[in-house]
RNA sequence: CGAGUCGGUCGGACGGUCGCGUCAUCGCUUCGGCGGUGCCGAGGAACGUCCGGGCUCCGAAGGGCAAGGUGGUGGCUAACGGCCACCCGGGGUGACCCGCGGGACAGUGCCACAGAAAACAGACCGCCCGCACGCUUCGGCGUGCAGGUCAGGGUGAAACGGUGGUGUAAGAGACCACCAGCAUGGCCGGUGACGGUCGUGGCUCGGUAAACCCCACCUGGAGCAAGGUCAGACAGACUGUGUCGGAGGGCGGCCCGCCCGAUUCUCUUCGGAGAAGCGCAGUCGGGUAGACCGCUGGAGCCCUGCGGCAACGCAGGGCCUAGAUGGAUGACCGUCACCCGUGCCGGGGCAACCGGGCACGGGGACAGAACCCGGCGUACAGACCGACUCGUCCG
Numbered sequence: 001c002g003a004g005u006c007g008g009u010c011g012g013a014c015g016g017u018c019g020c021g022u023c024a025u026c027g028c029u030u031c032g033g034c035g036g037u038g039c040c041g042a043g044g045a046a047c048g049u050c051c052g053g054g055c056u057c058c059g060a061a062g063g064g065c066a067a068g069g070u071g072g073u074g075g076c077u078a079a080c081g082g083c084c085a086c087c088c089g090g091g092g093u094g095a096c097c098c099g100c101g102g103g104a105c106a107g108u109g110c111c112a113c114a115g116a117a118a119a120c121a122g123a124c125c126g127c128c129c130g131c132a133c134g135c136u137u138c139g140g141c142g143u144g145c146a147g148g149u150c151a152g153g154g155u156g157a158a159a160c161g162g163u164g165g166u167g168u169a170a171g172a173g174a175c176c177a178c179c180a181g182c183a184u185g186g187c188c189g190g191u192g193a194c195g196g197u198c199g200u201g202g203c204u205c206g207g208u209a210a211a212c213c214c215c216a217c218c219u220g221g222a223g224c225a226a227g228g229u230c231a232g233a234c235a236g237a238c239u240g241u242g243u244c245g246g247a248g249g250g251c252g253g254c255c256c257g258c259c260c261g262a263u264u265c266u267c268u269u270c271g272g273a274g275a276a277g278c279g280c281a282g283u284c285g286g287g288u289a290g291a292c293c294g295c296u297g298g299a300g301c302c303c304u305g306c307g308g309c310a311a312c313g314c315a316g317g318g319c320c321u322a323g324a325u326g327g328a329u330g331a332c333c334g335u336c337a338c339c340c341g342u343g344c345c346g347g348g349g350c351a352a353c354c355g356g357g358c359a360c361g362g363g364g365a366c367a368g369a370a371c372c373c374g375g376c377g378u379a380c381a382g383a384c385c386g387a388c389u390c391g392u393c394c395g
Base pairs, nucleotide, nucleotide: 001391002390003389004388005387006386007385008384009383010382012336013335014334015333016332017331018330020041021040023038024037025036026035027034028033043366047377048376050375051374052373053372054371055223056222057221058220062256063255064254065253067219068218069217070216071215072086073085074084075083076082087101088099089098090097091096102214103213107212108211109208110207111206124153125152126149127148128147130145131144132143133142134141135140161179162178163177164176165175166174180204182201183200184199185198186197187196188195189194227293228292229291230290236284237283238282239281240280241279242278243277248260249259250258251257263276264275265274266273267272300319301318302317303316304315305314306313307312338363339362340361341360342359343358344357345356346354347353
């Protein structure tokens, strides 16, 4: 100098004019508000609402099943599908990156196209033995039939280990040596995933669980329009059904079990019937659309020290930092800084180049709280910082 990898920070600054919201305060008021002053007033993602938690309600409480989720190991955390470290597999020369990473000898299913054959394999071509026929230069060759064979060819994402040898009519883990892989036993290291090493075994066992399934662990639902208080308005009618052998409701999908659950009268042939009330369900109709609480001080933010490889934890000090509800947080102007383009000037073995200067013109993204936090994912004009890797040249 060039090419990269990883991590982090920022998301214009200052001034002026006008404007908006909460709160405090002062003044005026027709009590509805209006005006002045002051404090504070969006984000790194406030976004998507994909996970996890706090909080609130569903009346507090049991057992089983189903359903859903998670999935290497150890740790962090309030919790997580998040984060950190490590292991294994894959990629890269490397810094480093990627992995929905339990089980395919519990069982079931599936494996398109191509191909002869796709899972207790399979003879299309080829190779080989035998028989028959034909031809023959008598060495054989061709065709057909019946077999043997997976070493070779071809198909495929995948064809039932690889290399060499023995063997054979030709062949084959049929047999042997080495290698790879599987199962299993011991020893060593590690908390563990796992790694290293020494044997033994039959000789080889396909893939797929973001297919059913099996194993381990976890999980109730709805959400601040949760929920509560106050004020105000209204009108009930009809139908069905149940009223203790009980409709319906709760334990929030189902079952068991448990609990709650609306009553009196009259008549009676003592089986029940009727009436009213009440409960439940449905249809129609009527009323309201206000205020306040929840609401923002919290697993909070910043700095320092200590422990830990780290995520993170502990201790000390400092800070208060939006709370709207037709929904505030904005617009314009000026100066400076930044970026881009053009031109001129300058520096530089005047070659690449310059984080040198001046002038003119242009540009500034993604996006905006709505109960609050922790994550993840996605969007983003540009600017800056740190650590590291590879290549080339010079000393």
Description: The RNA shown here (Bacterial RNase P class A) has 395 nucleotides and comes from Isoptericola maris. Taxonomically the source falls in Isoptericola (Bacteria, Bacillati, Micrococcales, Promicromonosporaceae). RNAcentral holds the sequence, with entries from ENA. Its mean pLDDT, the model's own confidence on a scale to 100, is 76. Of the family's consensus pairs, 95% are formed in the model. It is recorded under the gene name rnpB.